[in-house]
Molecule: c-di-GMP-I riboswitch aptamer
Organism: Firmicutes bacterium UBA1874
RNA sequence: UUUUGAAAAAGGCAAACUUUCCGAAAGGUGAGGGCGCAAAGCCAUGGGUCUAAAACAUUUGUCAUGACUGCCAGGUUGCCAAA
Numbered sequence: 001u002u003u004u005g006a007a008a009a010a011g012g013c014a015a016a017c018u019u020u021c022c023g024a025a026a027g028g029u030g031a032g033g034g035c036g037c038a039a040a041g042c043c044a045u046g047g048g049u050c051u052a053a054a055a056c057a058u059u060u061g062u063c064a065u066g067a068c069u070g071c072c073a074g075g076u077u078g079c080c081a082a083a
Base pairs, nucleotide, nucleotide: 002083003082004081005080012037013036017032018031019030021028022027035070041076042075043074045073046072047071048068049067050066055062056061057060
């Protein structure tokens, strides 16, 4: 440096759910919790998904300028071990 994650060690993150606050909502923050995760670290760049306040059409539609990286790619950094 590349590939891999069978075993081991040091640690790390934290789904559902409950709850506080923020938000129109999706969703997010803190606390509890622990389903899982070797990038479940970081970046909304491409696709995808969710929401639809405002706006437009008119009475339920369209639409992201709002979100999601624990949906998939891409970029970037990185622990331990093995080959």